This is a predicted structure of a 349-nucleotide part of an RNA (small-subunit ribosomal RNA, central domain) from an uncultured bacterium. The full RNA is in RNAcentral, with records from ENA and SILVA.
Context: one part of a larger RNA
C1' cells in the first nucleotide's frame, strides 16, 4: 500500500474563515465524455489451462484449441455520472416585524471589602499554630470611631440557567457593533457541504517598552517541624498578577467525541419564542429553538452511548499502525528570547 480503525485500548487537527480540490436537490430535452453492447483489427513465439500424439511410464518432447481479462478504430444504446439549454422550490440565502442573553469593544460611575495614611478614644498586649518561634507593639500596637489615598474583585441574584466558533464571558449606566432565535408573507433560485495549502482568534506562564502596584505571591530570607527538611505548616517578601501597545502560540486547548445532511421508540425536567382552546387560570393542548435527567431498538471488549448517538447511511478534511529510543537528534521555517512547528535513525525489549 491494501484493510482495519480513532470517548475510555495508538490515533479528531485548539477554534473559526476561506482558496485549490473533492462531492452535491427536483423536472424536461440534448450531447455521447465516463458506462455498456456489437463488428474489425491487433494483442509475437515459449510457458500456463484443455485434448491429442512420441519417447516402455514420466519427467521432457510435439499439434492443435482455448486464454492473452488489454489497447486503437467503428457501429449502436441513452438508465446513471458528466456536459450544454430551459424550467422548479423542498437546501441555502435576502426583506418585513419582533424576542432573550456574563457575546465583543469603548467610555463614565457605584457601594462592601482588605491595606496604608491623618485624627479621637484606650491599655498591654496582638498575631500565628497541632504547639511554638521568627514578627508587630509603651516612639502607644490589637480592638473601637471618624476622615481620606489607592489598587483589584465585582456578595446576594446564580440556576446541571444564559451567550460565544473555540480560548472564554458575571456590579451598574451610555455609545459602537457580531451573532442565534421565532413569526408572517414577499423574493433571489442550487447560489450548496467539506476543506491540503493560506488567513484570523487562540486560557494561564513568558518576553520587550511605558505606566500602576492594595491585596495574593513564583524566588528569596527567617521561624518551626524533622535523622535531615533545599517541602508541607507560620512571619516576610520581589518579579508576577492590572493597565497600554508589540510579542509568544502552547494546555487533561476535554464532551479526551471534526464538520454537513438525512432517517430511526418513549417518558421527565428546564431557557427563549409562536399557535390554539375556553373555564381566562402560577391552565391544558400543540409547535419551531437550545440545554439536561432517565431509558427501548442498534451500537459496544466492557464500561456505556442512545433524535444533543459512540444506532443506520451519504460527502469531505485531519489523524492512528507494538513498547523504549522521541515529540528527541539533525535540517527547514517562526520566534527579542523562552522555545514552537514539521520530524527520523540506530540501537534494543
Nucleotide at each position: 500500500c491494501u484493510g482495519g480503525g480513532c470517548g475510555u485500548a495508538a490515533a479528531g487537527g485548539g477554534u473559526g474563515c476561506g482558496u485549490a480540490g473533492g462531492u452535491g436537490g427536483u423536472u424536461u430535452g440534448u450531447u455521447a465524455a465516463g458506462u455498456c453492447a456489437g463488428g474489425u483489427g491487433u494483442g509475437a513465439a515459449a510457458g500456463c489451462c484443455c485434448u491429442g500424439g512420441g519417447c516402455u511410464c514420466a519427467a521432457c518432447c510435439u499439434a492443435g484449441g482455448a486464454a492473452c481479462u488489454g489497447c486503437a478504430u467503428u457501429u449502436g444504446a441513452a438508465a446513471c455520472u458528466a456536459g450544454c439549454a430551459a424550467a422548479c422550490u423542498a437546501g441555502a440565502g435576502u426583506a418585513u416585524g419582533g424576542u432573550a442573553g456574563a457575546g465583543g469593544g469603548a467610555a463614565g460611575u457605584g457601594g462592601a471589602a482588605u491595606u496604608u495614611c491623618c485624627g479621637g478614644u484606650g491599655u498591654a498586649g496582638c498575631g500565628g499554630u497541632g504547639a511554638a518561634a521568627u514578627g508587630c507593639g509603651u516612639a502607644g500596637a490589637u480592638a473601637u470611631c471618624g476622615g481620606a489615598a489607592g489598587g483589584a474583585a465585582c456578595a446576594c441574584c446564580a440556576g446541571u440557567g444564559g451567550c460565544g466558533a473555540a480560548g472564554g464571558c458575571g456590579a451598574c449606566u451610555u455609545c459602537c457593533u457580531g451573532g442565534a432565535c421565532c413569526a408572517u408573507u414577499a423574493c433571489u433560485g442550487a447560489c450548496a457541504c467539506u476543506g491540503a495549502g493560506g488567513c484570523a482568534c487562540g486560557a494561564a506562564a513568558g518576553c520587550g517598552u511605558g505606566g500602576g502596584g492594595a491585596g495574593c505571591g513564583a524566588a528569596c530570607a527567617g521561624g518551626a517541624u524533622u535523622a535531615g527538611a533545599u517541602a508541607c505548616c507560620c512571619u516576610g517578601g520581589u518579579a508576577g498578577u492590572c493597565c497600554a501597545c508589540g510579542c509568544c502560540c502552547u494546555a487533561a486547548a476535554c464532551g479526551a467525541u471534526g464538520a454537513a445532511u438525512g432517517u430511526u421508540a418513549g417518558u421527565c425536567g428546564u431557557c427563549g419564542g409562536g399557535u390554539a382552546g375556553c373555564u381566562a387560570g402560577u391552565c391544558u393542548a400543540u409547535u419551531c429553538g437550545g440545554u439536561g435527567a432517565u431509558g427501548c431498538a442498534g451500537c459496544u471488549a466492557a464500561c456505556g452511548c442512545a433524535u444533543u448517538a459512540a444506532a443506520c447511511a451519504u460527502u469531505c478534511c485531519g489523524c492512528c499502525u507494538g513498547g523504549g529510543g522521541a515529540g528527541u537528534a539533525c535540517g527547514g521555517u517562526c520566534g527579542c528570547a523562552a522555545g514552537a512547528u514539521u520530524a527520523a535513525a540506530a540501537c534494543u525489549c